The RNA shown here (glmS glucosamine-6-phosphate activated ribozyme aptamer) has 170 nucleotides and comes from Tigheibacillus jepli. It was read from a public genome assembly, where an Rfam model found it. Taxonomically the source falls in Tigheibacillus (Bacteria, Bacillati, Bacillota, Bacillaceae). It matches the Rfam family "glmS glucosamine-6-phosphate activated ribozyme aptamer". Rfam classes the family as a riboswitch. The literature on the family includes a 2006 paper in Biochemistry by Hampel and Tinsley, "Evidence for preorganization of the glmS ribozyme ligand binding pocket". Its mean pLDDT, the model's own confidence on a scale to 100, is 78.
RNA sequence: UCAGCAAUAAAAGCGCCAGAACUAUUUUCCGAUCGCCUGGAAGGUAGUUGACGAGGUGGAGGUUUAUCGAGUAAUUCGGCGGGUACCUCCCGAUUGUACAUCCCAAUCGAAAAGUCUGUGUUUAAAGCAGAGGGGCGACCCUUUGGACAACAACGCGGGUCAGGAUGUUU
Numbered sequence: 001u002c003a004g005c006a007a008u009a010a011a012a013g014c015g016c017c018a019g020a021a022c023u024a025u026u027u028u029c030c031g032a033u034c035g036c037c038u039g040g041a042a043g044g045u046a047g048u049u050g051a052c053g054a055g056g057u058g059g060a061g062g063u064u065u066a067u068c069g070a071g072u073a074a075u076u077c078g079g080c081g082g083g084u085a086c087c088u089c090c091c092g093a094u095u096g097u098a099c100a101u102c103c104c105a106a107u108c109g110a111a112a113a114g115u116c117u118g119u120g121u122u123u124a125a126a127g128c129a130g131a132g133g134g135g136c137g138a139c140c141c142u143u144u145g146g147a148c149a150a151c152a153a154c155g156c157g158g159g160u161c162a163g164g165a166u167g168u169u170u
Stems, first nucleotide, its partner, number of pairs: 014081004019077001020049011052069003058090006091109006098168006114160008128145007
């Protein structure tokens, strides 16, 4: 250093890298040339880049292009895996205008019928400008400063609008 086994830690813009781009070194060819310097193309080896935060998990199974915005002239491209999304079923529950049970419908997982609307809350981070460190280099790590979102969610309002049966009670 590689391989195997075991243990520990580590995650959801999360993990990985065979396309691509870039860096170092080297080979071949072309061009230039007295020579050197310099340029281009195609390979080998070894590396680098490859998502900036916000938001989101009842259980099981299935499925894959699983929400929102920010940034650069430009790879946050492309690919693989996973995943809090979605669908079905199950468990428990909410609403359907007194209560209970059953059916039906739509929802909720500490919240809760669908839908429209007003208002408030809700730490953005990177980019940018600096400081320090590692590397031949492409680049990487730590840190200081100061900004700018959207969706969702929650609070307070307004509008529209929603069953059936049985029993009890008023």